[in-house]
RNA sequence: GGCCCUGUAGCCUAGUCUGGAUAAGGCGACAGCCUUCUAAGCUGUAGAUCGCGAGUUCAAAUCUCGUCAGGGCCG
Numbered sequence: 001g002g003c004c005c006u007g008u009a010g011c012c013u014a015g016u017c018u019g020g021a022u023a024a025g026g027c028g029a030c031a032g033c034c035u036u037c038u039a040a041g042c043u044g045u046a047g048a049u050c051g052c053g054a055g056u057u058c059a060a061a062u063c064u065c066g067u068c069a070g071g072g073c074c075g
Base pairs, nucleotide, nucleotide: 001074002073003072004071005070006069007068010027011026012025013024020058029045030044031043032042033041051067052066053065054064055063
């Protein structure tokens, strides 16, 4: 230098192929219930505009282009 894969909440993951309207789940955090206390259990709350920028579209996590970071293969 070329090609491929990955990037979504504090952490892990689904959703992307086939665009569709409030981005889902687990762990964790906070509050409440329960308990003598803690843990466990139950209920609730907050938290991601999807690595970043641009484009296409009525509509983009999803398609296109560029770019950044990590990994792999080739030279």